A computed fold for a 496-nucleotide part of an RNA from a Pseudomonadota bacterium, annotated as large-subunit ribosomal RNA, domain I.
The source organism's lineage runs through Bacteria, Pseudomonadati and Pseudomonadota.
The RNAcentral record of the full RNA draws on ENA.
The coordinates come from a structure-prediction model, not an experiment, and the mean pLDDT is 83.
Rfam family: Bacterial large subunit ribosomal RNA.
Context: one part of a larger RNA
RNA sequence: GGCAUUUGGUGAAUGCCUUGGCAUGCGCAGGCGAUGAAGGACGUGGCACGCUGCGAAAAGCCUCGGGGAGCUGCGAGCAAGCUUUGAUCCGGGGAUAUCCGAAUGGGGCAACCCCACCCGCGAGGGUGAUUGCCGCACUGAAUUCAUAGGUGUGGCGAGGCGAACCCGGGGAACUGAAACAUCUCAGUACCCGGAGGAAAGGACAUCAACCGAGACUCCGCUAGUAGUGGCGAGCGAACGCGGACCAGGCCAGUGGCCAGGAAGGGAUAACCGGAACCGUCUGGAAAGGCGGGCCAGAGCGGGUGACAGCCCCGUACGGGUAAAGAACUUCUUGGUCCUUGAGUAGGGCGGGACACGUGCAAUCCUGUCUGAACAUGGGGGGACCACCCUCCAAGCCUAAGUACUCGCGCAUGACCGAUAGCGAACCAGUACCGUGAGGGAAAGGUGAAAAGCACCCCGAUGAGGGGAGUGAAACAGAACCUGAAACCGAAUGCCU
Numbered sequence: 001g002g003c004a005u006u007u008g009g010u011g012a013a014u015g016c017c018u019u020g021g022c023a024u025g026c027g028c029a030g031g032c033g034a035u036g037a038a039g040g041a042c043g044u045g046g047c048a049c050g051c052u053g054c055g056a057a058a059a060g061c062c063u064c065g066g067g068g069a070g071c072u073g074c075g076a077g078c079a080a081g082c083u084u085u086g087a088u089c090c091g092g093g094g095a096u097a098u099c100c101g102a103a104u105g106g107g108g109c110a111a112c113c114c115c116a117c118c119c120g121c122g123a124g125g126g127u128g129a130u131u132g133c134c135g136c137a138c139u140g141a142a143u144u145c146a147u148a149g150g151u152g153u154g155g156c157g158a159g160g161c162g163a164a165c166c167c168g169g170g171g172a173a174c175u176g177a178a179a180c181a182u183c184u185c186a187g188u189a190c191c192c193g194g195a196g197g198a199a200a201g202g203a204c205a206u207c208a209a210c211c212g213a214g215a216c217u218c219c220g221c222u223a224g225u226a227g228u229g230g231c232g233a234g235c236g237a238a239c240g241c242g243g244a245c246c247a248g249g250c251c252a253g254u255g256g257c258c259a260g261g262a263a264g265g266g267a268u269a270a271c272c273g274g275a276a277c278c279g280u281c282u283g284g285a286a287a288g289g290c291g292g293g294c295c296a297g298a299g300c301g302g303g304u305g306a307c308a309g310c311c312c313c314g315u316a317c318g319g320g321u322a323a324a325g326a327a328c329u330u331c332u333u334g335g336u337c338c339u340u341g342a343g344u345a346g347g348g349c350g351g352g353a354c355a356c357g358u359g360c361a362a363u364c365c366u367g368u369c370u371g372a373a374c375a376u377g378g379g380g381g382g383a384c385c386a387c388c389c390u391c392c393a394a395g396c397c398u399a400a401g402u403a404c405u406c407g408c409g410c411a412u413g414a415c416c417g418a419u420a421g422c423g424a425a426c427c428a429g430u431a432c433c434g435u436g437a438g439g440g441a442a443a444g445g446u447g448a449a450a451a452g453c454a455c456c457c458c459g460a461u462g463a464g465g466g467g468a469g470u471g472a473a474a475c476a477g478a479a480c481c482u483g484a485a486a487c488c489g490a491a492u493g494c495c496u
Stems, first nucleotide, its partner, number of pairs: 001495009015481001016445002020416002022413007029405002031161002039100003042055003046078002050074002061094006070082003105114003115128005130158010165196001166194005176183001180230001206213002217244005227235002248397003251341001255337010268324001271319003277292005293310002295299001301313003346370008356382001377392005432439002452480001455467004
């Protein structure tokens, strides 16, 4: 030095576990905000760093209900207290609620600076942004009266935030066409505006075809059909049929719609009741073995020192309502709705939408120029004309079926089990990186119970270790379950 066996160190794979995730179903909710939101800053505890809670009334105050023995959050410590005169805790309602933030008196480099007025002896309290509509007052053009406009004031509203879904206004490119320009991607991404729990649409100037149907929305077919298309790549209907759901109303009156009020109505909370087991053996521990019982409208599940229907929490099934209070019903008050829809239909030019790229291109929208008829009328039936059929535009409202899930509850899983599952099981959108937009981790497990090693010894009043003690186990000692391999030692044997 090598090989083998044994025994350690290091390391953290594996197994087991789960407080966290993921997905689906059903139900709920679908909003919050000038009565100041979402989100923050700063404070707040006897000692108080962080988290949580709360707000100068500051881990809290009041009240009503529940509950019934302990309590002062995570948090274990000390101190000091509270509580059967019912605390802590849970639920309903209320009070307080600094500063920033739409942020709104003015300013500003958010959480800061500065001002005016009113009330108050003071401490202190209050008001003061912009804008829409309505009312009132004053003022006031062209233009005499007036009106428009202006100024002020009172009332009502708006503003900002929020995951997706929805409607509208704008609107790409990569890409595909095996290049590329029409075309495609796509009215997609993205930007803006607006709304609701859904939105939109909706009660035929619709289809159909000489038979007839009968609002709208959504789904399955029709059908990759008819078409459209540098007839390339591609795009792509409708009629009709089958389903889901169904609902029709109003424009001067016994009415509809909207808003408010009153009465009725009583879904909904915390929470309460809730059956039935003992002995013995092994063991540290019984829920395990053995023996003998019991309950079941409850043998879902979880916990308890190993595997528990009958030990605990629960489960089935029942109960519960002071205050608040949803749906819904009735009544009432106010507002609104001016007679069938003209600068409209139609036409020219230019665009856009329709599956339809200008095409024979109907239909719909309109930037521009024009411009009817009035039911004895008008629109449509894919150029256009006639006949025929059918409907009544230019006013308004409308549930359900449909879409979505930031959030809440319940349930479920041939979903994950710590390199998995959300990025995040753990104080994570944290640490850290970046000027910034933004990017973005790692990190779970002692034990049944801390019983977390009193005391002694070595050592530096260390680190670490040896005894002793606890424990079933300490090679479970906190760098703590199991503890693989790489890698590094030691002992023994053999070989050189």